Parts: sequence; structure tokens; C1' cells
RNA sequence: UAUUGAAAAAGCCAAACCUGCCGCGAGGCAGGGACGGAAAGUCACGGGUCUCAUCCUCUUCAGCAUAUGUAAGGAGAUCGCCGGGCUGCCAAA
Repeated sequence: UAUUGAAAAAGCCAAACCUGCCGCGAGGCAGGGACGGAAAGUCACGGGUCUCAUCCUCUUCAGCAUAUGUAAGGAGAUCGCCGGGCUGCCAAA
């Protein structure tokens, strides 16, 4: 340095649930709490999943229509769903 995660030590994170606050929502933050985690550190980059009050885009259909409705896509959330990037503690072999 690369692979790996047996045993151990020092620490670390914190699911469900409860309380408070924020958000339309998916969810987020703080406190309590531990199911788990060797990247459960970090980046929404690819895929998946979830959400949508509102706004934007283009097009389909309805419509006399540039109104309005409808369908699709985007703006959103999740890194503790999977993959990938970057970084990192300890250690037998």
C1' cells in the first nucleotide's frame, strides 16, 4: 500500500417508538430511547422507492379558444434500499 473483518481494546453512529418544533407531503431537526451498523462518515452521481400544496416545461386528449380540465416530465424526500465517487478508527492473517 492492497485485500480482508477472527479475537480484542479505545471510542463512534442510532431503527422502531415517545415528546417538542419545522414542512402541503414524503420527511427533517432537537431530546429521550436502542433494532442494528466497520463506513449507519460524506456526496442525491446512476438505478429503485416515496411525496406533491404550489410552480415550471413540453406534448396528448377534451374544448370555439391562448381560458379551463386531463396525461407526461421537472423542481422535492430517502445515502439505515442497491450501486458508484471521496475520506476514515482498530486489527489477526
A computed fold for a 93-nucleotide RNA from a Deltaproteobacteria bacterium, annotated as c-di-GMP-I riboswitch aptamer. Lineage of the source: Bacteria > Pseudomonadati > Myxococcota > Myxococcia. Of the family's consensus pairs, 95% are formed in the model. Model confidence (mean pLDDT): 78 of 100.